Predicted 3D model of a 74-nucleotide RNA (transfer RNA) from a Candidatus Wolfebacteria bacterium. Rfam family: tRNA. Rfam classes the family as a transfer RNA. Its mean pLDDT, the model's own confidence on a scale to 100, is 82. It was read from a public genome assembly.
RNA sequence: GCUUGGGUAGCUCACCUGGUUAGAGCGUCCGCCUGAAGAGCGGAAGGUAGUCAGUUCAAGUCUGACCCCAAGCA
Numbered sequence: 001g002c003u004u005g006g007g008u009a010g011c012u013c014a015c016c017u018g019g020u021u022a023g024a025g026c027g028u029c030c031g032c033c034u035g036a037a038g039a040g041c042g043g044a045a046g047g048u049a050g051u052c053a054g055u056u057c058a059a060g061u062c063u064g065a066c067c068c069c070a071a072g073c074a
Base pairs, nucleotide, nucleotide: 001073002072003071004070005069006068007067010026011025012024013023019057028044029043030042031041032040050066051065052064053063054062
């Protein structure tokens, strides 16, 4: 340099058939429970969906460029 895959919550990942309010597990916080803690149960907070453009009535989802990560080729 080229090809392929990936970038979504603090972490690991869904959501790919464009349309509902973007979700799950773990973690964090609060409550219940306990002598206390853990476990268990209930609840809450937490997101510009890598960046910038484009298409569209409508984009996490489609297109282009760029940035970053991984693998392969040279």